Predicted 3D model of a 76-nucleotide RNA (transfer RNA) from a Thermoanaerobaculia bacterium. The source organism's lineage runs through Bacteria, Pseudomonadati, Acidobacteriota and Thermoanaerobaculia. The RNAcentral record of the sequence draws on ENA and MGnify. Rfam family: tRNA. Rfam links the family to the GO term triplet codon-amino acid adaptor activity. From the family's description: Transfer RNA (tRNA) molecules are approximately 80 nucleotides in length.
RNA sequence: GGGCCGUUAGCUCAUCUGGUAGAGCACGAGACUUUUAAUCUUGGGGUGCAGGGUUCGAGUCCCUGACGGCCCACCA
Numbered sequence: 001g002g003g004c005c006g007u008u009a010g011c012u013c014a015u016c017u018g019g020u021a022g023a024g025c026a027c028g029a030g031a032c033u034u035u036u037a038a039u040c041u042u043g044g045g046g047u048g049c050a051g052g053g054u055u056c057g058a059g060u061c062c063c064u065g066a067c068g069g070c071c072c073a074c075c076a
Base pairs, nucleotide, nucleotide: 001072002071003070004069005068006067007066010025011024012023013022019056027043028042029041030040031039049065050064051063052062053061
């Protein structure tokens, strides 16, 4: 220098063909228990990496950039 993949909740990841974003774990509350843990019930939590474009509508399509990973090339 070239190519590919990824970036979504605190963490690990889903989200089909564009139509108001979900799970597990974690966290709060309650039940149970002498207490804790475990178990059960329930609740909160997201400007979807940044900026721009297309569209009635974008996590999803297009452009630019950032960061991370992998492969190739180049230099010495």